[in-house]
The RNA shown here (Bacterial RNase P class A) has 399 nucleotides and comes from an uncultured Alphaproteobacteria bacterium. It was read from a public genome assembly, where an Rfam model found it.
RNA sequence: CCAGACGGCCGGAUGGCCGCGCUCCGGCACGGGAAACCAGCCGGGGUGAGGAAAGUCCGGGCUCCACGGAAACACGGUGCCGGGUAACGCCCGGCGGGGGCGACCCCCGAGCCAGUGCCACAGAAAGCAAACCGCCUGCCCAGCCCGGGCUUGAUCCGGGACCGGCAGGUAAGGGUGAAAGGGUGCGGUAAGAGCGCACCGCGCGCCUGGUAACAGGCGUGGCACGGUAAACCUCACCGGGAGCAAGACCGAAUAGGGGCGGCAUAUGGCGCGUUUCCGAGCCGCCGCCCGGGUAGGUUGCACGAGGCGUCCGGCAACGGGCGUCCCAGAGGAAUGGCCAUCUCCUCCCGAGCUUCGGCGACGGAGGGACAGAACCCGGCUUACAGGCCGUCUGGCAUU
Repeated sequence: CCAGACGGCCGGAUGGCCGCGCUCCGGCACGGGAAACCAGCCGGGGUGAGGAAAGUCCGGGCUCCACGGAAACACGGUGCCGGGUAACGCCCGGCGGGGGCGACCCCCGAGCCAGUGCCACAGAAAGCAAACCGCCUGCCCAGCCCGGGCUUGAUCCGGGACCGGCAGGUAAGGGUGAAAGGGUGCGGUAAGAGCGCACCGCGCGCCUGGUAACAGGCGUGGCACGGUAAACCUCACCGGGAGCAAGACCGAAUAGGGGCGGCAUAUGGCGCGUUUCCGAGCCGCCGCCCGGGUAGGUUGCACGAGGCGUCCGGCAACGGGCGUCCCAGAGGAAUGGCCAUCUCCUCCCGAGCUUCGGCGACGGAGGGACAGAACCCGGCUUACAGGCCGUCUGGCAUU
């Protein structure tokens, strides 16, 4: 200097003028409304969107079902080991497998010897085997070659090679396929084959290290009971339901309404998945149809599993101590508009410099991403113009 990997931060600034929400203080005013309750004006202090506020995918806090405890089932979720956390499907560290020269990145990560499925097509054959081509052995065989025999011809005997056929052996070589009965090499064989041997792999046993997942070593056995479980399933662990439109209170109003059906009636019924048991509470429960009232107001609503700084522990996630700060709470929804200057980026021009690669003042034009709380928090996922910082890896050059 180039390329890459991982992590973090910012994502416009300043000033002026005008205008907003919340809250507190002071003052003025006494308005709206049937009520609950709400609200006006002036001045001042403080404060006012995000890293994702998004998706609604997880986990919770909180609220209700006045219910609580235990178990099972259904349904759903997770799935290597250890740790963190309020908890998680998240985070950290490790293990195993895969990708990459590497820094690093990725994962359907329990179980196929519990069972049931599936492996299309191609191929001989896709689960207890099998033979398409090929290889080897034996036999048969027209013609061919050699030798012998024969006066000639026909014919005869022996041997050999090839083609074809039959029988036997074979799974090394080739083909098909995602995958073909371990792999490589040597020996052996008629030709081959774990047939034998060496190494690797696999099964079993033991030892060592590690909390563990697992890793390594030694011994033994010629040994192969394929793959697939975001296939059904089995196993382990977790989970009651609904949700701020949850809920609470105040005011006002109505019809504590009517009808039909099914249960049950104390040995019964009911209480947000079902069933059972126990406890407590209440006396009815379920379904459908018709009809009436209320769309008011307040609250829930922000001090938190809170932020920041620092020290200690820990590889880390994170935890603890000390100090410090209060940083939105609307209710159709507030933080905006205008002007000026600066800043970042892109393009144009191009004085000047130059190691001739390039750098580039002044000036001009344009642009500045994704995107807005609504009970709150911890995560994950997705979107993001441009800029900055750190660590590490690979390459090139110089010293």
The coordinates come from a structure-prediction model, not an experiment, and the mean pLDDT is 76.